[in-house]
RNA sequence: CGCUCAUGACGAGGACGCGAGGGAUAGGCCCUGAGACCGUCCGGCAACCUGCCACAGCAAGGUGCCAAAGCCGAGCCGCACACCGUGCGGCCCCAUGAGGU
Numbered sequence: 001c002g003c004u005c006a007u008g009a010c011g012a013g014g015a016c017g018c019g020a021g022g023g024a025u026a027g028g029c030c031c032u033g034a035g036a037c038c039g040u041c042c043g044g045c046a047a048c049c050u051g052c053c054a055c056a057g058c059a060a061g062g063u064g065c066c067a068a069a070g071c072c073g074a075g076c077c078g079c080a081c082a083c084c085g086u087g088c089g090g091c092c093c094c095a096u097g098a099g100g101u
Base pairs, nucleotide, nucleotide: 001100003099004098005097006096007095008094013042014041015040016039017038021031022030023029027072028071043066044065045064047063048062049061050059051058052057070093075091076090077089078088079087080086081085
C1' cells in the first nucleotide's frame, strides 16, 4: 500500500503519567474528570509467523491483542417468514498476521 491469502460471536489485569474526548464510518447505543483514549512498566491472551510435535496439542521467540459479536448498524445481493418488516447467509468496508510490491 484500492495487491494475494487467512482470521475476526472464544480469550486476556493492574499501577503510574497525561488531561478530554473515545468506541474506523451516516445513525444508534455504550465507555469516560470515580480520569476514558493515548504513553510507560509489570501481568495476561493466543489470530498469524516461529519452535516442539505424525496429528491433536504444547511453548510464547517475532508481530498483534487484553469493554460491549468487528458493540449494533449504513450500502448491495440471496433465502425464509408471522411480509413494505423481521431473521439468516454472503458481498462491500475495517482491523490483524503472513507473503508480495
Source information
A computed fold for a 101-nucleotide RNA from Halodesulfovibrio sp., annotated as SAM riboswitch aptamer (S box leader). Model confidence (mean pLDDT): 81 of 100. Of the family's consensus pairs, 94% are formed in the model. The sequence was found by an Rfam model in a public genome assembly.